[in-house]
RNA sequence: GGAGAGGGCCGGGCGGUCGCCGGUGCCGGCAUGUUCGGCGCGGGAGGAAAGUCCGGGCACCGUAGGACAGGGUGGUGGAUAACGUCCACCGGCCGUGAGGUCAGGGAUAGUGCCACAGAAAAUAUACCGCCUCUUGCUUCGUCCUCGCGAGGAGGCAAGAGGUAAGGGUGAAAAGGUGCGGUAAGAGCGCACCAGCAGCCGGGGCGACCCGGUUGGCUUGGUAAACCCCACCCGGUGCAAGAUCAAGCAGAGAGCAUGAGUCGGUCCGGCUCGUUACGACUCUCGGGUAGGUCGCUGGAGGCGCACGGGCAACCGUCGUCCUAGAGGAAUGAUCGCCGGUGGCGCGCAAGCGCCGCCACAGAACCCGGCUUACAGGUCCUCUCCGGGG
RNA sequence: CGGGCUGUAGCUCAGCUUGGUAGAGCGCUGCGUUCGGGACGCAGAGGUCGCAGGUUCAAAUCCUGUCAGCCCGA
Numbered sequence: 001g002g003a004g005a006g007g008g009c010c011g012g013g014c015g016g017u018c019g020c021c022g023g024u025g026c027c028g029g030c031a032u033g034u035u036c037g038g039c040g041c042g043g044g045a046g047g048a049a050a051g052u053c054c055g056g057g058c059a060c061c062g063u064a065g066g067a068c069a070g071g072g073u074g075g076u077g078g079a080u081a082a083c084g085u086c087c088a089c090c091g092g093c094c095g096u097g098a099g100g101u102c103a104g105g106g107a108u109a110g111u112g113c114c115a116c117a118g119a120a121a122a123u124a125u126a127c128c129g130c131c132u133c134u135u136g137c138u139u140c141g142u143c144c145u146c147g148c149g150a151g152g153a154g155g156c157a158a159g160a161g162g163u164a165a166g167g168g169u170g171a172a173a174a175g176g177u178g179c180g181g182u183a184a185g186a187g188c189g190c191a192c193c194a195g196c197a198g199c200c201g202g203g204g205c206g207a208c209c210c211g212g213u214u215g216g217c218u219u220g221g222u223a224a225a226c227c228c229c230a231c232c233c234g235g236u237g238c239a240a241g242a243u244c245a246a247g248c249a250g251a252g253a254g255c256a257u258g259a260g261u262c263g264g265u266c267c268g269g270c271u272c273g274u275u276a277c278g279a280c281u282c283u284c285g286g287g288u289a290g291g292u293c294g295c296u297g298g299a300g301g302c303g304c305a306c307g308g309g310c311a312a313c314c315g316u317c318g319u320c321c322u323a324g325a326g327g328a329a330u331g332a333u334c335g336c337c338g339g340u341g342g343c344g345c346g347c348a349a350g351c352g353c354c355g356c357c358a359c360a361g362a363a364c365c366c367g368g369c370u371u372a373c374a375g376g377u378c379c380u381c382u383c384c385g386g387g388g
Numbered sequence: 389c390g391g392g393c394u395g396u397a398g399c400u401c402a403g404c405u406u407g408g409u410a411g412a413g414c415g416c417u418g419c420g421u422u423c424g425g426g427a428c429g430c431a432g433a434g435g436u437c438g439c440a441g442g443u444u445c446a447a448a449u450c451c452u453g454u455c456a457g458c459c460c461g462a
Stems, first nucleotide, its partner, number of pairs: 001384010012337007020044002023041007030033001046359001050370002053368005058237004065267004070233005075089005090104001091102004105228002110226002112222003127167002129163010142153005175193006194218001196215008241293004250284005255278001258272004300320004305316004338357008389461007398414004408445001416432005438454005
């Protein structure tokens, strides 16, 4: 200098004018109200507030238990309130490397599927080929024997059988190479290699790694197919829920072996009721569309703090906060500065003019994930080339 | 806030459950028929299966994420 890998931060600044939404102080009006008006003070979006994809807090249902069904997760250890998130490690694959990526348990529990091609796609099988036997032919051509016409070898055809070496198909063909062996062959036997299973020794909390030994010679793939195993999950969501005010019209059913309640089913449990026609229970219908609380200070941020840990993170100390509405405010404009692009002038430094500066907007709260994003900036590391 | 569905040819849809060849109708193009047009007959073209990644020998189909659209409930 070139090409990359991983990660962090910022995402306009200052000022003027006019507004908007909460809070709060003072003054005034009368309809004495959580009302109207005026003046002042202070506050007012984000890294994703978004998608609503996971997880939790909180509230209520009956402190919510068991079984089945259903759903989710899936290497190991840890972090955490919890997670499908994060950290570290192990293993597979990709990359020269920094690094990236993986739903990464089980295929000898069972079932299913594997198109086309191919003989055969999972109880292995037998198309060509190779080999053995039997029968028939031997016209021509080859070899052997003898008495020249027969016999045998050989050849051809058919049938019966053996074989999985070779050919070919496929994504995948029932371990690979070599030697022996055989009629031809074959883990049929042996040696080495790969892989599987068991055992032993060593290391590690563990996933797993290293070494040795034994065995049958070998067992296809697919579980993001059904399924099996392990673990987790009750439901509904702030329109939860509590409370005040206002308003309304009743009708039907049930009567104790009852009714309701968990919300897919059953059991258990709980509430009401204890012989009751009720201020009872359920269903349908009717009314309201207002106020207040919940509501924001919290699993909160920061310190290059101290301590523990490889890290995620945890503990201690110090310090700092201030949107919390009602379908919903946080805006508009001007000037200067900043970044960037174009044009013009200038030898140059630079100057002038014009344009652009994103994605997007809190609605109970929090931890994650994912997605969108003009532009700027910083750190660590790798490979290649050059110079010293 | 909660729940569900859809995305395949220019348009409307099937195929997805059971993974291997992407199809139908209308429309379009050419030819025939007709004096000409329509209708009809014959032939043909036209597809990133919304996007990205994964599982698998193989993905429109299975899984995950994402984008867009539509519907329902409180």

Predicted 3D model of RNase P RNA and transfer RNA as a complex of 462 nucleotides.
It holds a member of the Rfam family "Bacterial RNase P class A". By type it is a ribozyme. Rfam describes the family as follows. Ribonuclease P (RNase P) is a ubiquitous endoribonuclease, found in archaea, bacteria and eukarya as well as chloroplasts and mitochondria.